RNA sequence: CUCUUAUCUAGAGGAGGGGAGGGACCGGCCCUGCGAUCCUCCGGCAACCAGGGUGUUGCUUGGGCAAUGCCCAUGGUGCUAAUUCCGGCAGACUUUUCUGUCUGAAAGAUGAGAG
Repeated sequence: CUCUUAUCUAGAGGAGGGGAGGGACCGGCCCUGCGAUCCUCCGGCAACCAGGGUGUUGCUUGGGCAAUGCCCAUGGUGCUAAUUCCGGCAGACUUUUCUGUCUGAAAGAUGAGAG
C1' cells in the first nucleotide's frame, strides 16, 4: 500500500515544548495568539486483539478442546472538541419553493486477519 471483516449518536485532560493554521478531500459550520493542529511526559476512556477468572452448551476415557455470555484491565493497538462536526451519491417520504426527516451506499477512521 491492497484485500477481507467488525465497529463508528456512549466515554475520557493536565503539564512542558513549539509558534500557525487546524477539523482527511470539497462545500458549510466550527476550533485557534485566552496559543490550536502537532511533539514529549504523566493521567484517563474504552474493551478490538492477546492474557487471566468465571457461567452455559457441545465434543472428549481422561487431560482437555470448541462455541458463546459475563467479569478484570496485565500486555499490543486505539482514542481523549463538536454523531466520522453536518452534508456530498442513491432511494423513500415531506415542502408551492427554499428545505426537512429516514434508510442505504461511497469515502474516511480504528481493530483483527491475509497478501